[in-house]
Context: one part of a larger RNA
RNA sequence: GGCAUUUGGUGAAUGCCUUGGCGUCGAGAGGCGAUGAAGGACGUGGUACGCUGCGAAAAGCCGUGGGGAGUUGCGAACAAACUUUGAUCCACGGAUGUCCGAAUGGGGAAACCCACCCGUUAAGGGUACCCGCAAGGGAGCGAACCUGGCGAAGUGAAACAUCUCAGUAGCCAGAGGAAAGGAUAUCAACCGAUACUCCGCUAGUAGUGGCGAGCGAACGCGGACCAGGCCAGUGGCUUGCAAUUGAAAACCGGAAGCGUCUGGAAAGGCGCGCCAUAGAGGGUGAUGGCCCCGUACGGGUAAGUCAGCUGCAAGUCCUUGAGUAAGGCGGGACACGUGAAAUCCUGUCUGAACAUGGGGGGACCACCCUCCAAGCCUAAGUACUCCUCGACGACCGAUAGUGAACCAGUACCGUGAGGGAAAGGUGAAAAGCACCCCGACAAGGGGAGUGAAAUAGAUCCUGAAACCGAAUGCCU
Numbered sequence: 001g002g003c004a005u006u007u008g009g010u011g012a013a014u015g016c017c018u019u020g021g022c023g024u025c026g027a028g029a030g031g032c033g034a035u036g037a038a039g040g041a042c043g044u045g046g047u048a049c050g051c052u053g054c055g056a057a058a059a060g061c062c063g064u065g066g067g068g069a070g071u072u073g074c075g076a077a078c079a080a081a082c083u084u085u086g087a088u089c090c091a092c093g094g095a096u097g098u099c100c101g102a103a104u105g106g107g108g109a110a111a112c113c114c115a116c117c118c119g120u121u122a123a124g125g126g127u128a129c130c131c132g133c134a135a136g137g138g139a140g141c142g143a144a145c146c147u148g149g150c151g152a153a154g155u156g157a158a159a160c161a162u163c164u165c166a167g168u169a170g171c172c173a174g175a176g177g178a179a180a181g182g183a184u185a186u187c188a189a190c191c192g193a194u195a196c197u198c199c200g201c202u203a204g205u206a207g208u209g210g211c212g213a214g215c216g217a218a219c220g221c222g223g224a225c226c227a228g229g230c231c232a233g234u235g236g237c238u239u240g241c242a243a244u245u246g247a248a249a250a251c252c253g254g255a256a257g258c259g260u261c262u263g264g265a266a267a268g269g270c271g272c273g274c275c276a277u278a279g280a281g282g283g284u285g286a287u288g289g290c291c292c293c294g295u296a297c298g299g300g301u302a303a304g305u306c307a308g309c310u311g312c313a314a315g316u317c318c319u320u321g322a323g324u325a326a327g328g329c330g331g332g333a334c335a336c337g338u339g340a341a342a343u344c345c346u347g348u349c350u351g352a353a354c355a356u357g358g359g360g361g362g363a364c365c366a367c368c369c370u371c372c373a374a375g376c377c378u379a380a381g382u383a384c385u386c387c388u389c390g391a392c393g394a395c396c397g398a399u400a401g402u403g404a405a406c407c408a409g410u411a412c413c414g415u416g417a418g419g420g421a422a423a424g425g426u427g428a429a430a431a432g433c434a435c436c437c438c439g440a441c442a443a444g445g446g447g448a449g450u451g452a453a454a455u456a457g458a459u460c461c462u463g464a465a466a467c468c469g470a471a472u473g474c475c476u
Stems, first nucleotide, its partner, number of pairs: 001475009015461001016425002020396002022393007029385002031141002039100003042055003046078002049075003061094006070082003105114003115127004129138003145176001146174005156163001160210001186193002197224005207215002228377003231321001235317008244308004251299003257272005273290002275279001281293003326350008336362001357372005412419002432460001435447004
């Protein structure tokens, strides 16, 4: 030095676990805001760093209801207190609520500076802008869904210009729990149908298209859901008030097991029982229907809230639709690129008829059929999920699953927009090693003790490999 065996160190894989995620379904809610929001700054505790809560009345104050023995949130303790005269806690309602922020007295480099008026000082109140005579309303925020306005490019066409991507992305405005649309100047075809919306077909059809790439209907059929009203009156719609009925909370009741063996521990083995409208699930020192929380099944007051119905009151709704229909020019939308191009919208110029009338039936004309524009409203079926509750999973199990299981949009990086981690596990219970010894009144270790286990000792479950030692044997 090598090989082998054994035994350690380092290291963190693996196994097991789960407080966190992911997805689906059902139900709820679908808004908050000048009565000052969302989001923050700064404070606030006996000691108080962070988180949480709260706001100078500051881990809280008051009331009503629930509840019934402990409590003063968490990391995390000590002190001092509270509580059957019912605390802590839970539900509902109210009070307080600094400063910034739409931020609104003026200013401003957010959480700061500087004012005026009323008010005896003080406490307190008022003073932004827009609409409105006033009363009053608006403003800002919010994940997606919705309507409207503006509106690309990468790309495809194997280049590229019409075209495509696409009326997409993006920006802006606005609304609602849905929005939009909606009660025929519609289709159809000589038979007839009957608002609108959504889905499956029709159908990649008819068409359209540098007839390239591509784009791409409708009629009709089958489903989901169904509802029609109003324009001056025994009406509709909206709002408010009253009465009544119902719904929803915290929460309450809620069956049934013992012995023995092993073991640190019984829920395991064995023996004998019981309940079940409850054998979902979780916990408890191993695997528990009958130990605990629950589960099935029942119950649940007041105020207030919501919903339905009834009654009363108030408000609103302007009379059948003319600078309209239609036409010229220029555009846009229609599956339809100007085409034979109907239909719809309109920048511009023109411009009717008045039911004895007018529109449509894909240029246009006739016949025929059908409908009544230029006023308004309208649930349900449809779309979505920032959020709440419940259930479930041939979803993940710490390099996975959210970026984040842990004080994470943190630390850190960047002037900034922005980017963005790593990091879980002692034990059943801290019983977290009293005391002694070595050492520097260390670190670390050796005894002793706890524990089932300490090679479970806090760098703590298991503890692979690389890598580094030691002991023994063999070879050189």
A computed fold for a 476-nucleotide part of an RNA from Amorphus coralli DSM 19760, annotated as large-subunit ribosomal RNA, domain I.
NCBI's taxonomy places the organism under Bacteria, Pseudomonadati, Hyphomicrobiales, Amorphus, Amorphus coralli.
Rfam family: Bacterial large subunit ribosomal RNA.